[in-house]
This is a predicted structure of a 73-nucleotide RNA (transfer RNA) from a Nanobdellota archaeon. Its Rfam family is "tRNA". It is annotated as a transfer RNA. The same sequence occurs in records of 4 taxa. Lineage of the source: Archaea > Nanobdellati > Nanobdellota.

RNA sequence: GCCUCGGUGGCUUAGUGGCUAUAGCGGCGGACUUGUAAUCCGCAGGUCGGGGGUUCAAAUCCCCCCUGAGGCU
Numbered sequence: 001g002c003c004u005c006g007g008u009g010g011c012u013u014a015g016u017g018g019c020u021a022u023a024g025c026g027g028c029g030g031a032c033u034u035g036u037a038a039u040c041c042g043c044a045g046g047u048c049g050g051g052g053g054u055u056c057a058a059a060u061c062c063c064c065c066c067u068g069a070g071g072c073u
Stems, first nucleotide, its partner, number of pairs: 001072007010025003018056001027043005049065005
């Protein structure tokens, strides 16, 4: 230098053009318990790596850049 895959709440992760962007763990509150753990219920936390474009509509498609992993020379 080139190729492939990835970047989405604190962590892991679903999503393949249109439903309020998912779930688990974690956090907070409550129930239960003599108390703790476990279990159950509820709540908060994201504008999808950054910018631009296409479209009535973009996390999703296109372009550039940043960044992680792997490969080729």